[in-house]
A computed fold for a 335-nucleotide RNA from a Bacteroidales bacterium, annotated as Bacterial RNase P class A. A source record names the gene rnpB. Lineage of the source: Bacteria > Pseudomonadati > Bacteroidota > Bacteroidia > Bacteroidales. Its Rfam family is "Bacterial RNase P class A". Its family is annotated with dimeric ribonuclease P complex, ribonuclease P activity and tRNA processing in the Gene Ontology. It is annotated as a ribozyme.

This record gives sequence, structure tokens and C1' cells, in this order.
RNA sequence: CCGGUCUUGCGAUCCGUCGAGGCAGCAAUGCUUAGGAAAGUCCGGACAGGACAGGGCAUCCCGCUGUGGAAAGCACAGGUAGGAGUAAUCUUACGCCAGCUGUAACAGAAAACGACCGCCGGGCGAGCCCGCAAGGGCGCUUCAGCGCGGCAAGGGUGAAAACGUGAGGCAAGAGCUCACGACGUACUGCAGCGAUGCAGUGCGGGUACGGCACCGGGACCUGCAAAACCAAAUAUACUGGCAGAUGAGGGCUGCCCGCCCGAUGCCAGGGGGUAGGUCGCGAAGAUAAAUGACGGAUUCAAAAACAGAAACCGGCUUACGGCAGGGCCAAAACU
Repeated sequence: CCGGUCUUGCGAUCCGUCGAGGCAGCAAUGCUUAGGAAAGUCCGGACAGGACAGGGCAUCCCGCUGUGGAAAGCACAGGUAGGAGUAAUCUUACGCCAGCUGUAACAGAAAACGACCGCCGGGCGAGCCCGCAAGGGCGCUUCAGCGCGGCAAGGGUGAAAACGUGAGGCAAGAGCUCACGACGUACUGCAGCGAUGCAGUGCGGGUACGGCACCGGGACCUGCAAAACCAAAUAUACUGGCAGAUGAGGGCUGCCCGCCCGAUGCCAGGGGGUAGGUCGCGAAGAUAAAUGACGGAUUCAAAAACAGAAACCGGCUUACGGCAGGGCCAAAACU
């Protein structure tokens, strides 16, 4: 210098003119006014109301270790087993597997307790197999073939085939036995806070991935449109007073008469609840909602990216033009 990988910070500042929201002030005027994600509304909390003696069932969530944290499907550091990469680094999984149960496409005899070819034992045994045929092959010395039984070594199928290599053993074989190795597990010693690692000894042998069950821990429901306070108009539970079939009141009809209907009407008190207001609510903040526009200067230049608070806090996830800093890796060149 080039390529890669991880990570941190910034997300404009200042001046002028004009214009908005909030607060203070009699006024002039002063102070203040979006983000790193304000976003998605995914997780946790605080706060609030409802429910709730205590216990249990059901349902749901979490699940390697340590530390931090109020908590978290949170962060940081680490462990074990895999995967990608030359590497830095990135990435997946992680209680348990005793019990019940599901799946393992295609291929293959068989995908969990498997015999297609093959190997072995014994029985029968002179025929058997392919082909339309012509013909060909195997056999007639028990070596073909047909039943029965044994075998998981070899072939073949598959992503995966019942620990690997070697020896013994056997009718043939096989963890059947042994040695070494791999894996799992228990104990002991050492290291570590721990998950765990290393060493030794013993034991073990039907795979992989799920569901149920089991083990440990946790979870009531609803959300600021929560909730609290004040409180019209209209209607009105309830209470009191007055009037009323000797006609209250209503309709035709603004009034009088008349006609018709016929048991309530008026006034006061009063509670709940609606509109509305206050509060929740903040050094932006509230109500369909202000936080802006223009010009200039600045960093070499360009202010252009994603994006606009609606009760609050901690996280996660997602979006983002550009600028700057740091750690590490690989290759090449130079010293």
C1' cells in the first nucleotide's frame, strides 16, 4: 500500500431575518422546544385499577457456567460438541433420555432389533436356470437346485446400516474373547469460583431427530383510552313542600271562548353517570399535535442518509448517505 475481520465515536456548529408550541411577566420581553434509533411494539420493569385466607390442578414460559443487573427472549466473559474460513473471526446446539410414542423422503432385504446376494451346518437330491424359439449356462465325484436352521464378517443401497484396527476363536461368523484406540459413564488425584479440562482405574454397547412424560425455576388479569379529582344541559332513583277528578296538566291554538283527552303537575334538595375541565405529566410535551423556513460562515467539499416524541424507564430487533478513531488476520514488497 492492497484485501479482510471485529469494534468505538459523530449524526453538525455558529450568526442574521421571518414564523410556531410551552412557561414566566401588567407589558416590553426573557427562557426553552425531537432521535440514535423518537421506529417495530418483541421482552422486562415501574406505576395504576380489578381479583386475591391458604393450598392444589390445568395452561404457558425459561433451561451449559460465572459475573453484572430491579428484571429480561438482557449484557459481558467463559465451557462442551459440531459447521464455514488460510487466518483474524463468524455461526449452530446445550436440564434429563429410565418410560410411552412418532418420523427417517428416494434407494435398499432391512431405517431399529434387519438375510437380497453371500458364507456355514444338516436333510432331500438329478436335475436346475435364462430364452417365444434356436440355443446357452450350472450340475449329475454331493460343489447345481429345493426346504429347515445358523451367521451381521464381505458385496450391494443410502445422508445415515447396528464402535474402529489387529489377533484369538468358530461349522461359518460376530465385542464372542483379548490388546490398542474412539465414545459414554462412575470414582480417585491434580488444575479451575464454576461449566469443565488433564491423568489413572472400573464399567458399558440398537443410530439420528422430535413429541409426551419427568426434573429444576418462574408466571393472576388488564393497561395512561390505566387511574384519581371537579362537574353542565337533558333524563332521573330517593326525600321534602305546594296544587290537583269541585279537573292538575295536555292537544286544536299565540291569547280568550269552545270541543276533545283525563292523573299527575310544579318547586326545592339529592346521588350516580355523560359532555367539559383538572390531574397523572416531566428543563419538549398537548390539544390531531409546535419543535420550522430562508440567507450566510465553518471543517477539503457536500448537510444530502434512516427517520418526527404522544405517560415513563431498561433492553432487543430493524433502518441509515457520509466522516473519523482503534484492535487483529493474510499475502506481497522493502528495511